[in-house]
RNA sequence: GGCUGGAUAGUCAAGCGGUUAAGACGCUACCUUCUCAGGGUAGAGACAGAAGUUCGAAUCUUCUUCCAGUCA
Numbered sequence: 001g002g003c004u005g006g007a008u009a010g011u012c013a014a015g016c017g018g019u020u021a022a023g024a025c026g027c028u029a030c031c032u033u034c035u036c037a038g039g040g041u042a043g044a045g046a047c048a049g050a051a052g053u054u055c056g057a058a059u060c061u062u063c064u065u066c067c068a069g070u071c072a
Stems, first nucleotide, its partner, number of pairs: 001071007010025003018055001027043006048064005
């Protein structure tokens, strides 16, 4: 340098054009408890960046960045 796969809350992770972006662990508040742990209820928190296609993009296309693999 060419090609292939990937990037979604702090961590893991679902999503294959129309969802309030699901879930688990973690975090916060309250209840429970003498306290802690555990349990219950509620809540905050995410689409790598930019452009394009489309009525509509996490999803399709292009470029860039980063990671992994492969060929030279």
Transfer RNA from Prevotella sp., 72 nucleotides, folded computationally. Lineage of the source: Bacteria > Bacteroidota > Bacteroidia > Prevotellaceae > Prevotella. The RNAcentral record of the sequence draws on ENA. Its Rfam family is "tRNA". By type it is a transfer RNA.